[in-house]
Molecule: transfer RNA
Organism: Candidatus Yanofskybacteria bacterium RIFCSPHIGHO2_01_FULL_44_24
RNA sequence: GCCGCGGUAGCUCAGUGGUAGAGCAUAUCCCUGAAGAGGAUGUGGCCGUCAGUUCGAUUCUGACCCGCGGCA
Numbered sequence: 001g002c003c004g005c006g007g008u009a010g011c012u013c014a015g016u017g018g019u020a021g022a023g024c025a026u027a028u029c030c031c032u033g034a035a036g037a038g039g040a041u042g043u044g045g046c047c048g049u050c051a052g053u054u055c056g057a058u059u060c061u062g063a064c065c066c067g068c069g070g071c072a
Base pairs, nucleotide, nucleotide: 001071002070003069004068005067006066007065010024011023012022013021018055026042027041028040029039030038048064049063050062051061052060
């Protein structure tokens, strides 16, 4: 330099053209002498950045940034 894959919640990962979910973590409460375990209810991300297509983009297209792998 070229090719491929990936970038979504604090972490690990789903997801679909109609403004997004799970597990763990975390907060409050219940339980306990206390803690842990368990149970209930929440909080938390506008989806790497910028453009394009579209009535509408996390999703499709392009460029760029970052990471991983391969080729030279």